[in-house]
Context: one part of a larger RNA
RNA sequence: UGACGGGGGUCCGCACAAGCGGUGGAGCAUGUGGUUUAAUUCGAUGAUACGCGAGGAACCUUACCUGGACUAGAAUGCGAGUGCUAUCCCGAGAGAUCGGGAGUUCUUCGGACACGAAGCAAGGUGCUGCAUGGCUGUCGUCAGCUCGUGCCGUGAGGUGUUGGGUUAAGUCCCGCAACGAGCGCAACCCCUAUCCUUAGUUGCCAGCAUGUAAUGAUGGGGACUCUAAGGAGACUGCCUGCGCAAGCAGAGAGGAAGGGGGGGACGACGUCAAGUCAUCAUGGCCCUUACGUCCAGGGCUACACACGUGCUACAAUGGGGGGUACAGAGGGUCGCGAGCUGGUAACAGUGAGCCAAUCUCAAAAAGCCCCUCUCAGUUCGGAUUGAGGUCUGCAACUCGACCUCAUGAAGCUGGAAUCGCUAGUAAUCGCGCAUCAGCAAUGGCGCGGUGAAUACGUUCCCGGACCUUGUACA
Numbered sequence: 001u002g003a004c005g006g007g008g009g010u011c012c013g014c015a016c017a018a019g020c021g022g023u024g025g026a027g028c029a030u031g032u033g034g035u036u037u038a039a040u041u042c043g044a045u046g047a048u049a050c051g052c053g054a055g056g057a058a059c060c061u062u063a064c065c066u067g068g069a070c071u072a073g074a075a076u077g078c079g080a081g082u083g084c085u086a087u088c089c090c091g092a093g094a095g096a097u098c099g100g101g102a103g104u105u106c107u108u109c110g111g112a113c114a115c116g117a118a119g120c121a122a123g124g125u126g127c128u129g130c131a132u133g134g135c136u137g138u139c140g141u142c143a144g145c146u147c148g149u150g151c152c153g154u155g156a157g158g159u160g161u162u163g164g165g166u167u168a169a170g171u172c173c174c175g176c177a178a179c180g181a182g183c184g185c186a187a188c189c190c191c192u193a194u195c196c197u198u199a200g201u202u203g204c205c206a207g208c209a210u211g212u213a214a215u216g217a218u219g220g221g222g223a224c225u226c227u228a229a230g231g232a233g234a235c236u237g238c239c240u241g242c243g244c245a246a247g248c249a250g251a252g253a254g255g256a257a258g259g260g261g262g263g264g265a266c267g268a269c270g271u272c273a274a275g276u277c278a279u280c281a282u283g284g285c286c287c288u289u290a291c292g293u294c295c296a297g298g299g300c301u302a303c304a305c306a307c308g309u310g311c312u313a314c315a316a317u318g319g320g321g322g323g324u325a326c327a328g329a330g331g332g333u334c335g336c337g338a339g340c341u342g343g344u345a346a347c348a349g350u351g352a353g354c355c356a357a358u359c360u361c362a363a364a365a366a367g368c369c370c371c372u373c374u375c376a377g378u379u380c381g382g383a384u385u386g387a388g389g390u391c392u393g394c395a396a397c398u399c400g401a402c403c404u405c406a407u408g409a410a411g412c413u414g415g416a417a418u419c420g421c422u423a424g425u426a427a428u429c430g431c432g433c434a435u436c437a438g439c440a441a442u443g444g445c446g447c448g449g450u451g452a453a454u455a456c457g458u459u460c461c462c463g464g465a466c467c468u469u470g471u472a473c474a
Base pairs, nucleotide, nucleotide: 001474002473003471004470005469007468008467009466010465011464012463013462015458016457019421020420021419022418023417026312027311028310029309030308031307032306033305034303035302042053043052064298065297066296067295068294069293070292077120078119081115082114083113087102088101089100090099091098092097105112106111123287124286126285127284128283132281133280134276135275136274137272139270144183145182146181147180148179149178150159151158152157163174164173165172189264190263191262192261194232195231196230197229198228199227200226204221205220208219209218210217235258238252239250240249241248242247301440314414318373319372320371321370322369323368324367330361331360332359335354336353339350340349341348342347380411385406386405387404388403389402390401391400427450428449429448430447431446432445433444
């Protein structure tokens, strides 16, 4: 100087408390451990691994296994040279590939295109993340981490950065052997809440007309909504009280908004030899008729079991049937597909419109109204299984999703323990997108609808910050 203490002081955080909803019990989905296997590819492992890399494992992907093949090799460049080898057909084969046949392209005669000896050059998802770059997690959006000069100390170092207040903040004020400065904080950036200006189509329709069974459908209009560009607005600016000041308090005024309005992006010096050599890059080491490459099939989907994360439930604040409202944000031409027809349905046939504020996906759902069920393993719950189908795709056996009929398991609110959340939040309800032929999505990322309860307080648990104290620790 740090680190640590079942030392002290001050302070903070959904840390506790106060509340609401869960997990732990059930079934299923998914990841992991373990076991099994020819292989069940690899990585991630307290917090900070476990719906994680994977924002799509039937083939491909694919790195694994079994078997069959190749050796300048599957890809790229240079390349002497060849001019039909491209393409099609037949045969063998699981295919890769091999054998045979047909085939004589275009031309500005340079070549295009295809093949291609030798050679230069390959390839490796093999090892080392404890050789590395880059990127990332975490402490932590915590308020800290430092420097120059000066001063103090023999020196390590200290001071500044401590103290008194204040703040979300090393935020600001006052004081002070310090005076300044940098990286962080905050602000500058984006979205959102109000208003104004400009603009008015594909959006809108108040007033005036036209028209319809009805619809901004039409003429027209820019008022309104909205769209999207610019601006205004919030600064403790004003008032009162407290205070030297910074600032704090107020059911104060004004205001759409008030003391950081709400949210995002943004992560200091560093810590964990944290993670990643399998995104990529890269040193070293290793393989080179194989640890490279091609192909078929299998596996990554196994299953006594254990754990994590979720979904659906156990019902009446509910289930079922019928009717009827109100979103936002997105996607669409190898696409979205209205309408009509067929089918109980998944879907099929046909097909208007739309490269989309124009057309379409599209039905929002919870909600509201009416009817029914009456507390039961049930008209709850839907696992599992049987049968029949639909679609995607070369192909759904291993191993896809969906539909219909039948079947109708466990489960009656979950031990010890444990998680999230402080407001448009939790809870609850649906909608969209990426990936994608299809989909194992209940995941991820977004969007809006409905919309709470509680916080006395900081003794205690956990984590953190500052000052101080002890130490046989570094």